[in-house]
Context: one part of a larger RNA
RNA sequence: GUCCUCAAGGAACUCGGCAAAAUAGCGGCCGUAACUUAGGGAUAAGGCCUGCCCUUUCUCCUUCGGGAGGCGGGGCCGCAGCGAAAGAUUCCCAACCGACUGUUUACCAAAAACACAGCUCCCUGCGAACUCGUAAGAGGAGGUAUAGGGGGUGACACCUGACCAAUGCCAGAAGGUCAACUACGGGUGGUGCUAUUCAGCAAUGGGUAGUGCUGGCUUGUAUAAGCCCUGGUCAAUGUCGGCGAUAACUAUAAUCGUCCUAAGGUAGCGUAAUUCCUUGUCUGGUAAGUUCAGACGUGCACGAAUGGUGUAACGAGUUGGGAACUGUCUCGAGGACUUGCUCG
Numbered sequence: 001g002u003c004c005u006c007a008a009g010g011a012a013c014u015c016g017g018c019a020a021a022a023u024a025g026c027g028g029c030c031g032u033a034a035c036u037u038a039g040g041g042a043u044a045a046g047g048c049c050u051g052c053c054c055u056u057u058c059u060c061c062u063u064c065g066g067g068a069g070g071c072g073g074g075g076c077c078g079c080a081g082c083g084a085a086a087g088a089u090u091c092c093c094a095a096c097c098g099a100c101u102g103u104u105u106a107c108c109a110a111a112a113a114c115a116c117a118g119c120u121c122c123c124u125g126c127g128a129a130c131u132c133g134u135a136a137g138a139g140g141a142g143g144u145a146u147a148g149g150g151g152g153u154g155a156c157a158c159c160u161g162a163c164c165a166a167u168g169c170c171a172g173a174a175g176g177u178c179a180a181c182u183a184c185g186g187g188u189g190g191u192g193c194u195a196u197u198c199a200g201c202a203a204u205g206g207g208u209a210g211u212g213c214u215g216g217c218u219u220g221u222a223u224a225a226g227c228c229c230u231g232g233u234c235a236a237u238g239u240c241g242g243c244g245a246u247a248a249c250u251a252u253a254a255u256c257g258u259c260c261u262a263a264g265g266u267a268g269c270g271u272a273a274u275u276c277c278u279u280g281u282c283u284g285g286u287a288a289g290u291u292c293a294g295a296c297g298u299g300c301a302c303g304a305a306u307g308g309u310g311u312a313a314c315g316a317g318u319u320g321g322g323a324a325c326u327g328u329c330u331c332g333a334g335g336a337c338u339u340g341c342u343c344g
């Protein structure tokens, strides 16, 4: 290291019955609760039988030789009759979570996580929405709203309250604001021609007026969506108060006042996988119970598809209790085999 056995006790061990032990035939017969979605639960639980020999009798099949099976009676042996090997549910009472079968961190996590059927919202009229691609094109789909895509929730039962102020989305168009291009207009500039004027001997340079072109600068008017604005929408993102007083003991407050808000948490549940104080208080279980179950509610900081509350069945899930069983332990002991090292 791998196994085997053990007096008395039997979980006192320990975070925790971890590990081990125990149960063991999906054989026959009997029997089987709560609960339940009436299918289950259920092989529930819990009992008895089981070998071999002789024999009455019955049923079915038959190639008539026989074969398969059943109800009985009598007997034999052992500690033991599913006699070996192999194979082969331990069970019960409760609570939580997740409905279920399924999926997952290949190699520390299998779960209460993911998925799921069901429910619901949004988009999409077909060259669909959506996805991939620069595009052509492809998937969607050789489908057509009982279809396809996306988000949320997660069987089923009972339900799913208030708030559109903020953010998002949808709809609207009266007004306000508002871009570039473009069109038209004003100012100014650039440039060609004509006329004229000034300086100069001239070349040339400067100015004024008219006219033509203009793609520069500047400014005005006209023009979209958006935003402001007006409505809608929460199984959209989300949110769901404070203070003071009051009843013929006290206590409490159905009630009243006041401030604020978009509206002030409804049903249900509640010390919870959520409760800090907290080992809350009471009841049960134990001789003794920070865990557990049932209540209470003062919910630090539950709460209704980020779903609320229940729930049969199911679970290598989590928690508490019990039966059986045991070297887990009181508390150790003995034995078998084997590996490394040392010695021989």
Base pairs, nucleotide, nucleotide: 001337002336003335004334005333006332008330009329012328017325025050027049028048029047030046035040037155051076052075053074054073055072057070058069059068060067061066077081090323091322092321093320094319095318096317097315098314102114103113118153119152120151121150122149123148124147130139131138132137156310157309158308159307161240162239163238166237167236168233169232170231171230172229175228176227177226182222183221184220185219186218187217188216189214190213191212192211193210194209195208196207197206198205199204241259242258243257244256245255268302269299280296281295282294283293284292
Large-subunit ribosomal RNA, domain IV from a metagenome, 344 nucleotides, folded computationally. Rfam family: Bacterial large subunit ribosomal RNA. Its family is annotated with ribosome and structural constituent of ribosome in the Gene Ontology.